[in-house]
Context: one part of a larger RNA
């Protein structure tokens, strides 16, 4: 000078505690690990792997297996020779390939040829998702959005260092006042960016509709209007400014007023020196090794979808604050011309058929659902749960058997709230309800977002985890 301590003071965080809902029991989804397997491609492995790379494995993806092929190559740069390119098409094949048939002649030219491109020949060379993230670059995940990490220059110490960065208050904060052998100074904090709340302006369509006038079985349907809602552009406000009070007259705190909004007003972006030889050589580069008629490339098929079994996210339930039927209100934020598709029309339905608008504040996916208003069922493995299955079909798409979603009939399993343990959550949070969107031909209970309804508690800091500051001990560096 750090690091650790079942020393010691201080303070913080859903860290406990008070609460609420959950996971662990069930069924399935879905990763993994372990078996299996020709292959079950590779990677992530406490927190910080395990709905994680993957915003989407039938084919393709794909990197793995088996098989059947190629060897200058699937693709880039140089030489030489030939034909322009290109389309159609026949036979063998599983294809990849092979062996033929036909049409077809462009542009530019200094008439040599030359541009684009295709095929062929040697060679330089391509290729590798091989290996090493413990050779690295970028990016990323963590402590942790915790307050903190440090410089210059002076001072002190014989050095390493040390002061500053400690002390007295205070903050979310090394925030800020005082004090002070220190004085300043950077990187973090905080602000400036964005989105919400609340008003003014200005605009006035494709949205809006309070007055005035028409019309209609109804609708802003029409004239017209610019209030009022929305739309987006510019500002305005909030700063402990005011008042009391407590404090050291400081910073600062406690209540009050106005006020949409009060003490960082919610919320997101933003992530300091540096830890973890942390992840990534499989995004991508890139050093060294390696493979070069194969570790490189095509191509069918099959695998990643296996299954005694164990774990991790989740999902749906076990019912009456519930199911089921009928009837009726209310959003927000987004896709939409390879597209979204009204309205009719068949069909139980999944869909299908005909057709219309919309390159969208115009059309349109599009029905919001919990909700509210009746009805029913009465505690039962039930009119609760829905898994397995059996059969009919629909939809994509050369193709749904390995191995897609959906749709009606039928079947109706486990399951009556889950041991020891254990996870989130402090407000529009938590719980519960439904909608878009990314990938995406198809194929979400996963992700990103949206909004609708919408609590409980929080006495406190002794304990459990993690962290900051100060101080002490130490055979540890």
């Nucleotide at each position: 000078u750090g690091a650790c301590g079942g020393g010691g003071g201080c303070c913080c965080g859903c860290a406990c505690a008070a609460g609420c809902g959950g996971u662990g029991g069930a069924g399935c989804a879905u990763g993994u690990g372990g078996u299996u397997u020709a292959a079950u491609u590779c990677g992530a492995u406490g927190c910080a792997a395990c709905g994680c790379g993957a915003a989407g494995a039938a084919c393709c993806u794909u990197a793995c297996c088996u098989g059947g092929c190629c060897u200058u190559g699937a693709c880039g740069u140089g030489u030489c020779u030939g034909g322009a390119a290109u389309c159609c098409u026949g036979c063998a094949g599983a294809g990849a390939u092979g062996c033929g048939g036909g049409a077809g002649u462009g542009c530019c030219u200094u008439c040599g040829g030359g541009a684009a491109u295709c095929a062929g020949a040697a060679c330089a060379c391509a290729g590798g998702u091989g290996c090493u993230g413990c050779a690295u670059g970028g990016c990323u995940g963590u402590c942790g959005u915790c307050a903190g990490c440090u410089c210059g220059u002076g001072u002190c110490g014989u050095g390493a260092g040390a002061u500053g960065u400690u002390g007295g208050g205070u903050u979310a904060a090394g925030u800020c006042c005082c004090g002070c052998a220190a004085c300043g100074a950077g990187c973090g904090c905080a602000a400036c960016c964005c989105u919400u709340u609340u008003c003014u302006u200005u605009a006035c369509u494709u949205g809006c509709c309070a007055g005035c006038g028409g019309g209609u079985a109804a609708u802003g349907c029409c004239g017209g209007g610019a209030a009022c809602u929305u739309u987006a552009a510019a500002g305005a406000u909030a700063c402990u400014g005011c008042c009391g009070g407590u404090g050291a007259c400081a910073a600062a705190c406690c209540g009050g007023a106005g006020g949409a909004a009060g003490g960082c007003g919610g919320g997101g972006a933003c992530g300091a020196c540096g830890u973890c030889a942390a992840g990534u050589c499989a995004u991508c580069a890139u050093g060294g090794c390696c493979c070069u008629u194969a570790c490189g490339g095509c191509c069918a098929g099959g695998g990643c979808u296996a299954c005694a079994c164990a774990c991790g996210u989740g999902c749906u339930a076990c019912a009456a604050u519930g199911g089921u039927c009928g009837g009726u209100a209310c959003a927000a934020a987004g896709g939409g011309u390879u597209g979204c598709u009204a309205a009719c029309c068949c069909g139980c339905g999944a869909g299908g058929g005909c057709a219309u608008g919309c390159u969208a504040a115009u059309c349109u996916c599009a029905a919001a659902a919990a909700g509210c208003c009746g009805a029913u069922c009465g505690u039962a493995g039930u009119c609760c749960a829905g898994a397995u299955u059996g059969g009919a079909g629909u939809c994509u798409g050369c193709a749904a058997c390995u191995c897609g979603a959906c749709u009606c009939c039928a079947u109706g399993a486990a399951g009556u709230c889950g041991g020891a343990a254990u996870c989130g959550c402090u407000a529009g949070u938590a719980a519960u309800c439904g909608c878009g969107g990314a990938u995406c031909a198809g194929a979400a209970u996963g992700c990103c977002g949206c909004g609708g309804u919408g609590a409980a508690u929080a006495c406190g800091u002794u304990c459990c985890c993690g962290g900051g500051c100060c101080u002490u001990g130490u055979a540890c560096a």

Small-subunit ribosomal RNA, 3' major domain from a metagenome, 477 nucleotides, folded computationally.